[in-house]
RNA sequence: UUCUUAUCAAGAGAGGUGGAGGGACUGGCCCUUUGAAACCUCGGCAACGGACUAUCUGUAAGUACCGUGCCAAUUCCAGAAGUGAUACGCUUGAAGAUAAGAA
Repeated sequence: UUCUUAUCAAGAGAGGUGGAGGGACUGGCCCUUUGAAACCUCGGCAACGGACUAUCUGUAAGUACCGUGCCAAUUCCAGAAGUGAUACGCUUGAAGAUAAGAA
């Protein structure tokens, strides 16, 4: 990098360095000098894989030790198709993200 499977309406931020961008892409709409990205420290959330625990064997539960992940807004909303309806919604998908496995 590609493929497969699962999940994506819940949850969880302070400090330091830094100094203008960020929210994948496009459009919208937001966040941001009352300090963006990035990096560091500490903290937290979750429970995907490993480990462990008792029940005792399940497509289940728990712990949070290890490997990841995450901590504005539903993946911020839409993007393609379908559908109901006056300006709006619903369903499925695409794309993306994360985990595990494979090449």